[in-house]
RNA sequence: CGAGCAAGCCAAGUGACUGCGCCGGGUAAUUCCCGGUGAGGAAAGUCCGAGCUCCACAGGACAAGGGUGCCGGAUAACGUCCGGUGAAGGCGACUUCAAGGAAAGUGCAACAGAAAUAAACCGCCUUGUUUUCAAGGUAAGGAUGGAAAGGCGGGGUAAGAGCCCACCGGCGGCGCGGAGACGCGCCGCGUCCCUGUAAACCCCACCCGGAGCAAGAUUGAUAUGGGAGCAUUCAAUGGCUGUCCGUCACGCUCUCUGUAAUCGCUGGAGCCGCGCGGCAACGCGCGGUCGAGAUAGAUGGUCACAUAAACAGAACUCGGCUUACGGCUUACUCGAUAA
RNA sequence: GGCCCCAUAGUUCAAGGGAUAGAACGGAAGUUUCCUAAACUUUAAAUCCAGGUUCGAGUCCUGGUGGGGCUACCU
Numbered sequence: 001c002g003a004g005c006a007a008g009c010c011a012a013g014u015g016a017c018u019g020c021g022c023c024g025g026g027u028a029a030u031u032c033c034c035g036g037u038g039a040g041g042a043a044a045g046u047c048c049g050a051g052c053u054c055c056a057c058a059g060g061a062c063a064a065g066g067g068u069g070c071c072g073g074a075u076a077a078c079g080u081c082c083g084g085u086g087a088a089g090g091c092g093a094c095u096u097c098a099a100g101g102a103a104a105g106u107g108c109a110a111c112a113g114a115a116a117u118a119a120a121c122c123g124c125c126u127u128g129u130u131u132u133c134a135a136g137g138u139a140a141g142g143a144u145g146g147a148a149a150g151g152c153g154g155g156g157u158a159a160g161a162g163c164c165c166a167c168c169g170g171c172g173g174c175g176c177g178g179a180g181a182c183g184c185g186c187c188g189c190g191u192c193c194c195u196g197u198a199a200a201c202c203c204c205a206c207c208c209g210g211a212g213c214a215a216g217a218u219u220g221a222u223a224u225g226g227g228a229g230c231a232u233u234c235a236a237u238g239g240c241u242g243u244c245c246g247u248c249a250c251g252c253u254c255u256c257u258g259u260a261a262u263c264g265c266u267g268g269a270g271c272c273g274c275g276c277g278g279c280a281a282c283g284c285g286c287g288g289u290c291g292a293g294a295u296a297g298a299u300g301g302u303c304a305c306a307u308a309a310a311c312a313g314a315a316c317u318c319g320g321c322u323u324a325c326g327g328c329u330u331a332c333u334c335g336a337u338a339a
Numbered sequence: 340g341g342c343c344c345c346a347u348a349g350u351u352c353a354a355g356g357g358a359u360a361g362a363a364c365g366g367a368a369g370u371u372u373c374c375u376a377a378a379c380u381u382u383a384a385a386u387c388c389a390g391g392u393u394c395g396a397g398u399c400c401u402g403g404u405g406g407g408g409c410u411a412c413c414u
Stems, first nucleotide, its partner, number of pairs: 001335004006330005013305006020038007040311001044322002047320005052212004059245004065208005070084005085099001086097004100203002105201002107197003121142002123138006150168002153165003169192001170189008216263004225256006237249003270289008340410007349364004357394001366382005387403005
C1' cells in the first nucleotide's frame, strides 16, 4: 500500500433573525411579555419478551392449539445475550448453525435406473450345450441416481463377498477428565439392525388464560333518549378457543340522534461517572442527574463560520431481534514492497 | 396508533412437496365474408422479492415489499 476480519464511537456545533409544541413566572386573561426545554440509532417492521389496564377465574380437570429444543450461565422475562461443546466454511484473522428423537409408529422419495429398502440389466465365474442359449453362484467392476447393504488395503475364492485379518468409521460396555454438553483411553461386537426426510405427521422434555392505551378510569351534557320488529319464564343467549363441572350476568335484534373534557402520559427493570466482583453477558456499592409529551398531532426555515451529508420523524412505556443507512477510530489476519 | 388477512397469465380462479404450472374470459395471427360480427384453427403471456430446509419449493420456514379488512364511547 492492497485485500480482508472483528470491536467500539459519532450522527454535528456556535452565533443572528424568524416560526411551532410543552413547562415555569408576570398578567384579569387561554391574548401578550420574559425565561427554560423539545426525536433516533434505528423513533421503522410490529417479530419475540415484559410492565400496565380491563375481562375471565373458589378451585380446577381434560383436550385442542401455539411456541421453544446441544451444555452451563446472565436476566424481571425472552425465541435475546455471554462463555463453552460438536459440526460446517475459510490459507488465516475469524465466521455460521431451527444442533432433541429416523432401533415408537405412519407417510413420502417424481424422473432415471434391473432394483429405492428392495436387488442380477451389463459384467465375472461354474455347469449343461460347447457360437448362440439355459440353469445356478456372485454386490469386486460398469451404468442410473441426491441416496445402491460402511470405506480402503491384504488374504481367500471357480468368481466373489466382514467370508477372514489390519487400519479408519459405527454400536455397546468400563475407566479417567469435565459442573455439563462432551473429550480421551481400553475392551468387546462382523446378526456392523441397514438410506434420506421430523422448517412431513408424530414422539419426548419444557413454556403459554384472553385482549390490548382506539386498553381502561373519572366528570359533564342531553335522556332510566326516541322509533320499529321479534320473543314470552325456563330455557335460549352471553361472560372464557372448545368440552365438562362450577359460577356470574341478562329480554333480544335493527335503526335515528349525539361523538366533549380530564386522567392514563411519562421518574424509569432510568441515565452518567468512579470503585469492586466476574473470562464475559452482567451484578453490587457510592456519588451525581432529570432529558419531548402532542390529540389533526410541535421539534421548522434563512444567513455566516472553506461546511453538513446517509437512513430516516416519538404518540403508553421498557428489554431484545430484524430491516434501512453515512462517517471515523482501534486491534488483528493474508499478500506485496522497502529498510 | 393497535390487531388481522392476502399476493399465480391482462382479468377471475385452479394446482396432495415431483415442472412441460392448468382453465375461462380477454389479446395477437390466420381461415371464412364484399366488409364486420359469430364460428373454426394456431399462438403469446404468470407463481411479489431475497435467503434457508429438502434430492427437489407455487406449496414448508425466516426476513422484506405491496395491497386489503377490522378497531373508540357511558347509561
Molecule: RNase P RNA; transfer RNA
Organism: Clostridia bacterium